Predicted 3D model of a 480-nucleotide part of an RNA (small-subunit ribosomal RNA, 3' major domain) from a metagenome.
[in-house]
Context: one part of a larger RNA
RNA sequence: UGACGGGGGCUCACACAAGCGGUGGAGCAUGUUGUUUAAUUCGAGGCAACGCGAAGAACCUUACCCGGGCUUGACAUGCACGGAUUAACCCGGUGAAAGCCGGGCCACACCCGCAAGGGUGGAACGUGCACAGGUGUUGCAUGGCUGUCGUCAGCUCGUGCCGUGAGGUGUUGGGUUAAGUCCCGUAACGAGCGAAACCCUUGCCACUAGUUACCAUCAGUUCGGCUGGGGACUCUAGUGGGACUGCCGCCGUCAAGGCGGAGGAAGGCGGGGAUGACGUCAAGUCAUCAUGGCCCUUAUGUCCGGGGCGACUAACGUGCUACAAUGGCCGGUACAGAGGGACGCAAAGCCGCGAGGUGGAGCAAAUCCCGCAAAGCCGGUCCCAGUUCGGAUUGGGGGCUGCAAUUCGCCCCCAUGAGGCCGGAAUCGCUAGUAACCGCAGAUCAGCUGCGCUGCGGUGAAUAUGUUCCUGAGCCUUGU
Numbered sequence: 001u002g003a004c005g006g007g008g009g010c011u012c013a014c015a016c017a018a019g020c021g022g023u024g025g026a027g028c029a030u031g032u033u034g035u036u037u038a039a040u041u042c043g044a045g046g047c048a049a050c051g052c053g054a055a056g057a058a059c060c061u062u063a064c065c066c067g068g069g070c071u072u073g074a075c076a077u078g079c080a081c082g083g084a085u086u087a088a089c090c091c092g093g094u095g096a097a098a099g100c101c102g103g104g105c106c107a108c109a110c111c112c113g114c115a116a117g118g119g120u121g122g123a124a125c126g127u128g129c130a131c132a133g134g135u136g137u138u139g140c141a142u143g144g145c146u147g148u149c150g151u152c153a154g155c156u157c158g159u160g161c162c163g164u165g166a167g168g169u170g171u172u173g174g175g176u177u178a179a180g181u182c183c184c185g186u187a188a189c190g191a192g193c194g195a196a197a198c199c200c201u202u203g204c205c206a207c208u209a210g211u212u213a214c215c216a217u218c219a220g221u222u223c224g225g226c227u228g229g230g231g232a233c234u235c236u237a238g239u240g241g242g243a244c245u246g247c248c249g250c251c252g253u254c255a256a257g258g259c260g261g262a263g264g265a266a267g268g269c270g271g272g273g274a275u276g277a278c279g280u281c282a283a284g285u286c287a288u289c290a291u292g293g294c295c296c297u298u299a300u301g302u303c304c305g306g307g308g309c310g311a312c313u314a315a316c317g318u319g320c321u322a323c324a325a326u327g328g329c330c331g332g333u334a335c336a337g338a339g340g341g342a343c344g345c346a347a348a349g350c351c352g353c354g355a356g357g358u359g360g361a362g363c364a365a366a367u368c369c370c371g372c373a374a375a376g377c378c379g380g381u382c383c384c385a386g387u388u389c390g391g392a393u394u395g396g397g398g399g400c401u402g403c404a405a406u407u408c409g410c411c412c413c414c415a416u417g418a419g420g421c422c423g424g425a426a427u428c429g430c431u432a433g434u435a436a437c438c439g440c441a442g443a444u445c446a447g448c449u450g451c452g453c454u455g456c457g458g459u460g461a462a463u464a465u466g467u468u469c470c471u472g473a474g475c476c477u478u479g480u
Base pairs, nucleotide, nucleotide: 003480004479005478007477008476009475010474011473012472013471015467016466019430020429021428022427023426026321027320028319029318030317031316032315033314034312035311042053043052064307065306066305067304068303069302070301073131077130078129079128080127081126082125089104090103091102092101093100094099108121109120110119111118112117133296134295136294137293138292142290143289144285145284146283147281149279154193155192156191157190158189159188160169161168162167173184174183175182199273200272201271202270204241205240206239207238208237209236210235218228219227220226244267247261248260249259250258251257323423327382328381329380330379331378332377333376339370340369341368344363345362349358350357351356389420394415395414396413397412398411399410400409436459437458438457439456440455441454442453
């Protein structure tokens, strides 16, 4: 100077408490360990690994295993030689394919030449060489990127001053703040990186603009903004305004600021996002990429067929669905936002109980389509039962994608109906348009194991007396 303490003081945080809903019990999905295996490729490992890399493992992917092949190689550059056939293209044999073997066919440019033909050269091909290649190893050799403490309020510098020095001071103290935020004090005076602000979005208004929207007003109407028409409203998207403790009262050191009030769409950081200081963990990643060293080069490279990554006694994490009546089922009926669409989204109509098929209008899309949102509301039924709860599992039949669904896809229909009656010790999330409940969309993608992830809206709570305790953190101080 730090770090640590079952030392102290002050102060924060869904840290506890208050409250709501879960996990831990069941079935299934998914990741992991373990075990098994020819292989079950590799990495990630307390918080901060475990629905993580994987925003798509039937082949491909694929890195693993078995088998069959190739070696100047699946890919790059250069050199030498060869030869006018090859390569490309077509055909045949063998084969699971890759590959291997064989056949057919035809060139280009320049020079000489009437022509036949001859010579030279480049690309390509073949042979050879230099090299390629490696998801082989080391994240304890590295760059880059990332997690974490932590959106925590800290971390430093210049000059000065103090100290032999390490270093201290500033940055401590009194108030205050979300904040090293600001005020006051002060051997310090200033400054930088952080905080805040500037940026995006949302909430109010105005202006500008109207192929979305509007009977608001007028007319027509096959009643649908459908048509004429309108620039009001909604909306869209561009520009501006608006909030600053500005005003009033009280408190406060005449301060910073705090409490209450007015006005206002909104207050005291309005809500959300992006933004992550000096550093810590030899944290993570050599498999995204890059890269030093080491290692393999008829194989640790490369191509192909098949298998595996999907195994299954057991254990753990994360989820989904439930155990029902605030519910299940049936009928009727209402209201979103944000997205996506040309190798695409696909309407109406028709066929099918359905998945789906057929059909193709329209749409590069505020115009057409995906597209009926669901919970909700109205009515009916079930009557507490392992049930009209729950849907696992299995049998049968079908649909779709794709070269191909056996290992190993998704969906539909009929039948089957398992465990499960609210979950031990323990443990997680959340303070408001939040939790909880409800559906919708998208990326990846032929299809999909998505119950995942990332967004979007709909309905919409309870509680916080408080800081003793648990956890983590900040400042000062104390012991070592």

It matches the Rfam family "Bacterial small subunit ribosomal RNA". Its family is annotated with structural constituent of ribosome and ribosome in the Gene Ontology. The RNAcentral record of the full RNA draws on SILVA. Its mean pLDDT, the model's own confidence on a scale to 100, is 85.